[in-house]
A computed fold for a 1745-nucleotide part of an RNA from a Candidatus Zixiibacteriota bacterium, annotated as large-subunit ribosomal RNA, half A. It was read from a public genome assembly. The coordinates come from a structure-prediction model, not an experiment, and the mean pLDDT is 81.
Context: one part of a larger RNA
RNA sequence: GGCAUGCGGUGGAUGCCUUGGCACAGAGAGGCGAUGAAGGACGUGGUAAGCUGCGAUAAGCCUUGUCUAGGCGCAAACAGCCUUUGAGACAGGGAUUUCCGAAUGGGGCAACCCGGCCCGUUGAAAGACGGGUCAGCGGCAGGUGAAUACAUAGCCUGUCGCGGCGCACGGAGGGAAUUGAAACAUCUUAGUACCUCCAGGAAGAGAAAACAACCGUGAUUUCCUAAGUAGCGGCGAGCGAACGGGAAAGAGCCUAAACCGAUUGGCAUGUUAAAGCUGGCAGGCGUUGUGCCGUCGGUGUUGUGGGAUUCGAGAUUGGUCUGGCUGUCAUCAGGCCGGAAAGUUACAAAGUGGCGGUUUAGCUGAAGCAGGUGGAAACCUGCGCCAAAGAGGGUGAAAGCCCCGUAAGCGAAAGGCCGUUACCUUUCCUUGCUCGAACACCCGAGUAAUGCGGAGCACGUGAAAUUCCGUAUGAAUCUGCCGGGACCACCCGGUAAGGCUAAAUACUCCUCUGUGACCGAUAGUGGACAAGUACCGUGAGGGAAAGGUGAAAAGUACCCCGGAAGGGGAGUGAAAUAGUACCUGAAACCGUAUGCCUACAAGCUGUCGGAGGAAUGUCGUUCUCUUAGGAGAGCGGCGGACUGACGGCGUGCCUAUUGAAUAAUGAUCCAGCGAGUUACAUCUCUGUUGCAAGGCUAAGCCAAACUCUGGCGUAACCGAAGCGAAAGCGAGUCUGAAUAGGGCGAAUUAGUAGCAGGGAGUAGACCCGAAACCAGGUGAUCUAUGCAUGGCCAGGAUGAAAUCCCGGUAAAACGGGAUGGAGGUCCGAACCCACCAAUGUUGAAAAAUUGGGGGAUGAGCUGUGCAUAGGGGUGAAAGGCCAAUCAAACCUGGAGAUAGCUGGUUCUCCUCGAAAUAGCUUUAGGGCUAGCCUCGUGUUUGAGUGUUGCGGAGGUAGAGCACUGACAGGGUUAGGGGCCCCACAAGGUUACCGACCCCUUUCAAACUCCGAAUGCCGUAACAUGCUUCACGGGAGUCAGUCAGUGAGGGAUAAGCUUCAUUGGCGAAAGGGAAACACCCCAGACCGCCGGCUAAGGUCCCCAAGUGCAGCUAAGUGAUAAAGGAUGUGAGAUUACAAAAACAGCUAGGAUGUUGGCUUAGAAGCAGCCAUUCAUUUAAAGAGUGCGUAACAGCUCACUAGUCAAGUGAUUUCGCGCCGAUAAUUUACGGGACUAUGCUGUACACCGAAGCCGCGGACUUCAUGCUUGCAUGGAGUGGUAGAGGAGCAUUCUGUUUUGUUUGAAGGUCAGUCGCAAGGCUGGCUGGACGAAACAGAAGAGAUUAUGCUGGAACGAGUAGCGAUAAGACGGGUGGGAAACCCGUCCACCGUAAGCCUAAGGUUUCCUGGGGAAGGUUAAUCCUCCCAGGGUUAGUCGGAUCCUAAGCCGAGGUCGAAAGGCGUAGGCGAUGGCAAACAGGUCAAUAUUCCUGUACCAGGUCGACCGCGUUUUAAGUUAUGGGGUGACGCAGAAGUGACGAUCAGCCGUCUGUUGGAUUAGGCGGUCUAAGCCGGUAGAUGGGGAAGGCAGGCAAAUCCACCUUCCUAACAUCGAGAGGUUAUGGGGAGAGCUUCGGUUCAUAAACUGAUCUUAAUCACGCUGCCAAGAAAAUCCUCUAUACUAGUUGUCGAUUUGUCCGUACCGCAAUCCGCCACAGGUAGGCGAGGCGAAUAGCCUAAGGUGCUC
Repeated sequence: GGCAUGCGGUGGAUGCCUUGGCACAGAGAGGCGAUGAAGGACGUGGUAAGCUGCGAUAAGCCUUGUCUAGGCGCAAACAGCCUUUGAGACAGGGAUUUCCGAAUGGGGCAACCCGGCCCGUUGAAAGACGGGUCAGCGGCAGGUGAAUACAUAGCCUGUCGCGGCGCACGGAGGGAAUUGAAACAUCUUAGUACCUCCAGGAAGAGAAAACAACCGUGAUUUCCUAAGUAGCGGCGAGCGAACGGGAAAGAGCCUAAACCGAUUGGCAUGUUAAAGCUGGCAGGCGUUGUGCCGUCGGUGUUGUGGGAUUCGAGAUUGGUCUGGCUGUCAUCAGGCCGGAAAGUUACAAAGUGGCGGUUUAGCUGAAGCAGGUGGAAACCUGCGCCAAAGAGGGUGAAAGCCCCGUAAGCGAAAGGCCGUUACCUUUCCUUGCUCGAACACCCGAGUAAUGCGGAGCACGUGAAAUUCCGUAUGAAUCUGCCGGGACCACCCGGUAAGGCUAAAUACUCCUCUGUGACCGAUAGUGGACAAGUACCGUGAGGGAAAGGUGAAAAGUACCCCGGAAGGGGAGUGAAAUAGUACCUGAAACCGUAUGCCUACAAGCUGUCGGAGGAAUGUCGUUCUCUUAGGAGAGCGGCGGACUGACGGCGUGCCUAUUGAAUAAUGAUCCAGCGAGUUACAUCUCUGUUGCAAGGCUAAGCCAAACUCUGGCGUAACCGAAGCGAAAGCGAGUCUGAAUAGGGCGAAUUAGUAGCAGGGAGUAGACCCGAAACCAGGUGAUCUAUGCAUGGCCAGGAUGAAAUCCCGGUAAAACGGGAUGGAGGUCCGAACCCACCAAUGUUGAAAAAUUGGGGGAUGAGCUGUGCAUAGGGGUGAAAGGCCAAUCAAACCUGGAGAUAGCUGGUUCUCCUCGAAAUAGCUUUAGGGCUAGCCUCGUGUUUGAGUGUUGCGGAGGUAGAGCACUGACAGGGUUAGGGGCCCCACAAGGUUACCGACCCCUUUCAAACUCCGAAUGCCGUAACAUGCUUCACGGGAGUCAGUCAGUGAGGGAUAAGCUUCAUUGGCGAAAGGGAAACACCCCAGACCGCCGGCUAAGGUCCCCAAGUGCAGCUAAGUGAUAAAGGAUGUGAGAUUACAAAAACAGCUAGGAUGUUGGCUUAGAAGCAGCCAUUCAUUUAAAGAGUGCGUAACAGCUCACUAGUCAAGUGAUUUCGCGCCGAUAAUUUACGGGACUAUGCUGUACACCGAAGCCGCGGACUUCAUGCUUGCAUGGAGUGGUAGAGGAGCAUUCUGUUUUGUUUGAAGGUCAGUCGCAAGGCUGGCUGGACGAAACAGAAGAGAUUAUGCUGGAACGAGUAGCGAUAAGACGGGUGGGAAACCCGUCCACCGUAAGCCUAAGGUUUCCUGGGGAAGGUUAAUCCUCCCAGGGUUAGUCGGAUCCUAAGCCGAGGUCGAAAGGCGUAGGCGAUGGCAAACAGGUCAAUAUUCCUGUACCAGGUCGACCGCGUUUUAAGUUAUGGGGUGACGCAGAAGUGACGAUCAGCCGUCUGUUGGAUUAGGCGGUCUAAGCCGGUAGAUGGGGAAGGCAGGCAAAUCCACCUUCCUAACAUCGAGAGGUUAUGGGGAGAGCUUCGGUUCAUAAACUGAUCUUAAUCACGCUGCCAAGAAAAUCCUCUAUACUAGUUGUCGAUUUGUCCGUACCGCAAUCCGCCACAGGUAGGCGAGGCGAAUAGCCUAAGGUGCUC
């Protein structure tokens, strides 16, 4: 280290539980708000952080009712209270109700600031406090009242209303895109999402200018149906009615007009005698009139048209009073009595009381005991009881009778609601109605309609009616007008251009009650818990985790160890392995104990075999003890959990693929979660059930138990009849002249409605996954640009213009010298930038550090505030930047966008089992149809398949050349060309080309006179045994690949590519080929330690032969070609050979001739020519090679001799050799082999999951019956896929049943089943389970770079964040490298010091603590706990002002939302009154204290001046004027402080010759205010008069004129004096660390140098020409009044907010105690030009291993 077992730890699964959710049902309610809402902020308790309640009357106050003995919330404890005189709780009513918020007095950064008026309190006043009131807009009423006469606008007052919030539902104004159409534009998604306005409890619609069809219906709305029909539609995708029928509900009305009357509303008109005053008569009156418009009242409201007006007729309830100038008659109007009706939903409108019901608290409410077990009884046993109550919950386990309840009854002072009734109110009747006739007055106008452009209607412009809008035109009045889908006629229906109207319908933020085959803590809401919390983000917005002790805290007294944490005892409890990290307590993972194995050994980690060891069991035996039962120990036999030396075989899983161990994908491990679901009057098929020529209801209605179930409901649908375009006819019909033929039908009839299942369609549709598109919002704290207002830039250098002087010129020009100080000038810090390099790269840092670099008075840098916003901004332009995001930000929504793409897709067994092809495809990695698979039904006197025979069609292989072409040679030869000849015609010739024809020889996929084998079709026999075909349901497949054969492409290349055909793999295991999908053999149902074989093998690895005969010598075997070779074996042919071959040796190899030519020469041998001849010979070439300049020379051929037997050549076959060069040993599998190689051959043997044998399982067929069995036959590899049968999980119903004597769950073991799984037992656990049969599903996970949690490995590894540095001693403490103190050392020192803004928000100080945080430890901390701490007239802000910008009464523009903007307001980064020094606390100080000041108000007093009856002194402005009030650069001054030096003071050293010296160290300080007015700067000043300007006025300002005058006026640092006889001012000793003693401490001046602020934006120069308002001064207007300005003194007032601490940083922004970033001020010395650099002071640090 491995395996196994036991025991633990870690962790929080599982089981059980539920306070919380989810979904519905029935009721209720359907709003709240200026009487201040919703929602918040801040408070509120004795102690109080959170939640809850409440509001300064603050976990509450008053009152009414109910219940009661205990209360002071969650929530304990302490302290203290209340309560039968009723606390407390619950319910009704009331009071209080801070501040914000519509927010409303004004403002504002919500919860804050500042006011006006009235009243009150206080005060001398100013002021403070309390109460009330003060927004805007609209309606109405009144008042007032401009330009402008009446009037109107405007303004004011009163009163009523509005505003904002709220879940969905509703109406309306605007209105997408993803998507679908396999692209896309009309179209679709969709009038959806979203934005906006407005309303109600519902909304909207609504009483026909409607439908229909010649029949009829009779407002609207909703449901079912009609119907996926008619239609619309790139006639694509899709969209999609209506009529009619059945239901729910049911309800109808009012006006305009004509006509009449009134009118003290308007306009017009009327004038002397009339109109008129109800009519007649008589009298009287006299603008009362008339016309038009408006208003009011009456009338009137319809489509068999109605109404008005006039006339006629009919019938009909009344009485009384008043009035119309008077009287009378008639008539009209009104009142009262009487009568009738209705009732606060429309048509007409306000309440009160009684009664009843209901609701908001409540009350009564039956019946059980004993024993047993147990911690506990409700369990069990026994005996009872109640029940209008056996719903449910609780109680120490499981309760009808213990508790709460339940059934059934009862109850309200007060409020709400409903009903009813009375009062009451209103309307009607009292004159209208009916009929007839006449008349032609009325019947909704910029309307209907029409043209054009759009929208909406199911209807996309279409033939497009009907409806609506814009625009231009523009009618009619019943003899009219509109509609009936263009339009016209007839007919029919209706009566537009005004209005109101319940119910049936939609929804649920909320209240109550109830239910669930809904969830049970990764589930169910995001949220069972301090959850919209913590946390993240600038913001919009996003958004968690987290339940369980026990019956009861009985929550461990006490002791021990320890600083604590923690633990050991003891105790509680049934249990503590239930101990606040708490029920059960799985797995990963980490330990520990025991057994076995492991250190010369080799790999998917297993499997099969297995030596040895081994806890222990059993048997036997021996010994010991014995209570005589037995117990213990030893030895031996057998079995043996576990282990496993060694051996055989053996390359994980998933996915994707032709093909994966692949070095292709995915997974660290474990646990939990995680994917084919649901809906629909949709379609189709199968099974099953009911009824059946019929079947069936939908919506709805009814009913004891009410989401159920039963009944009713026949509207509709399907079927029973078809044919035709249709009329139509009909077992037929259509076509047609047809009685013909043909088509489609009938003949041959089963449907329909449920339920379940397979599949389709539409929906997200199996799950996860984009990049994107659109809508509405949120962002300019980063960054870009702009605007406003502020700030910053050490030091040094250069020396433009201009000016002056000199020279020079006629004058200029020009030159020189000074002065001067320009510049997108130069060098260089701060500051800004980012060119180079290194480092860093899981950083110190999500862009830096270090060293160099660039700009650094400018187009510079920077703070604060503000502006610009997403197809938009901004951009000195890089597609840069717009919050670490940019070729279109971020957030939320449409949204589950879409994804022909990738990944994943969860239990078992059984049967069958593919494809990678064709056609078409904007198609090629996708689809559709066919093919191939499966299941069912039918088909059966027979299809299919195989073999053989017979009969066929055919044009391939081959062959051939007869055709078509190609092709070689020859012959013949037409024709042509050349040459010759030639006047022409002709002719000749030809080693040229050449058709046809002939002979010989070839070639062909697109040639065939021919022509197989196979294959195909038919048929017969035999074999096989259901394999065929048809129809219907369901698929998958469309990437193939290798090998053999035949072909195309290629190179007769490819592990290439494309076809055909066969076989494999794919989807196939086994044996062989070393290993090796594809090759050879062979198709695995399971078991066997049986047998036989195939391919292939038989020396060893390794099962089986060291067989036989040849061959090979190369390790060939155990890679390879052309080519080469006298390798070797076996043949064949041929030549020579005892007449002597071949080889060797000896000898010859000659002559004509140096053949001829050529040549300088050529003699056999440079070259050319030649019948290359001839002679002598045994033989010898006009020469085979070498050689010479040429000869020569040496050879060869050829010949003879010697020798003595075979020799040579060609060729075929077998096996070998060379050819043969690559990078880690390797091309026999290794050892080895001369066979163990190769060839041939015989007989054996081995060899597989093949075959056989034995046993078993299942499927299917047949037969039989006892119907689930038997017998027999055949079979059982399998991916995609089809079919069948089961297991398990959760819940429900019914019936059984287990359980505290121990359920579920966990864990281990045994056992059963082919499997999924089941059962039993031990331990744990401590309260719920199980079975059978049915039913319903959130129903099964090793894999999705899955999700959540936990745990490993890496690894005790990297790292511990600037290399400025620590060391020692002491202290504290349980413990000290780090804490405290001290001494040395080191570092910074234009900072690493000090002040301050922003930002943070208690981090500040003190005491205590040490779990966590701190990159280590910690006694320490910026950590935790507790307590404490911030003091202002003068500092900053508000109370004052304005800038950019923002808001904005009226106004104006705009679909809405809203935009702009006047008056006005807000808004600092700017303007603007006033304080200094010292001291003091642990922590504050310009704030407290001491001392000394100042500012603005109020009051009183004194003095001066002015004024006081009118002459108006003085005060008074939102008005006038001035001031406030402004750029940049440069230069020269003035100058505190400071430094240095000197003097002075203190002290020290020196210890001696000198000490009155010399030296060292330290100190030598003091404000504001007041006095005075210096250096300097600026301006001329004064008086009088006039005056058209300053919107009125002015004595002010401006302007003009005259006179006088040279000093004056204004501003102004510093110094000086005073403040100050004050304050401050060293060290040492002791210490209780607070102090105390020396001690009543001292000096406290000058010079020099430098310069900041200041003087002062003062001066000079320049061009780019450089805020506003308030304050203050002054002037009058107006108003007020008799006192009052000014100066001085006294007295009084001075509100609110901030104030701690950090602040270049460990407190801010960067996730951090982060090497980064962060505006402004001060910032000393030496060297130095310097704020550079180096070293130091004060001060601060040593960077947390």